[in-house]
Predicted 3D model of an 83-nucleotide RNA (c-di-GMP-I riboswitch aptamer) from a soil metagenome. Model confidence (mean pLDDT): 87 of 100.
RNA sequence: AAAGGCAUACCCGGCGAAAGCCGGCGACGCAAAGCCACGAGGCUACAGCGCGCACCGCGCGCCAUGCCGGUCGGGCCGCCGAA
Numbered sequence: 001a002a003a004g005g006c007a008u009a010c011c012c013g014g015c016g017a018a019a020g021c022c023g024g025c026g027a028c029g030c031a032a033a034g035c036c037a038c039g040a041g042g043c044u045a046c047a048g049c050g051c052g053c054a055c056c057g058c059g060c061g062c063c064a065u066g067c068c069g070g071u072c073g074g075g076c077c078g079c080c081g082a083a
Stems, first nucleotide, its partner, number of pairs: 005030002011024005028070001034076003038073003041068003048062006
């Protein structure tokens, strides 16, 4: 190099309070865009706590125990291989 791999956004279905996830479709990209979730970072806030109000409730604030990891670092593992 080539083979092979993954799959952004949009849209559809499902789950979830949400963030988001899963499946389908689809390719923006990716040489680890494989795995982990340890550090930094980011997202969400059902419940809980605090406060307010016109109080069967509503609103605001805080909070990760919920997530992302295709933001950066770290750890683990690994396919093909021409000239």